[in-house]
Transfer RNA from Nuclearia simplex, 72 nucleotides, folded computationally.

RNA sequence: GAGCUAAUAACUCAGAGGUAGAGUACACGCUUGAUAAGCGUUUAGUCAGUGGUUCAAAUCCACUUUAGCUCA
Numbered sequence: 001g002a003g004c005u006a007a008u009a010a011c012u013c014a015g016a017g018g019u020a021g022a023g024u025a026c027a028c029g030c031u032u033g034a035u036a037a038g039c040g041u042u043u044a045g046u047c048a049g050u051g052g053u054u055c056a057a058a059u060c061c062a063c064u065u066u067a068g069c070u071c072a
Base pairs, nucleotide, nucleotide: 001071002070003069004068005067006066007065010024011023012022013021018055027041028040029039030038048064049063050062051061052060
């Protein structure tokens, strides 16, 4: 220098154009003499950024940033 992949909750990930989800974790409650385990409820997202396409974008397109891989 060229190409490819990834970026979504505190963490690990799903979601492939039409209400953003799961598990774990945190908080609260139940249970226990107490703790752990178990059960229930809740909280937590400017979907990396900017712009575009569309009635509608996490999703499609372009560029940028960061990380990784390959080639030279």
The organism belongs to Nuclearia, within Eukaryota. The sequence is in RNAcentral, with records from ENA.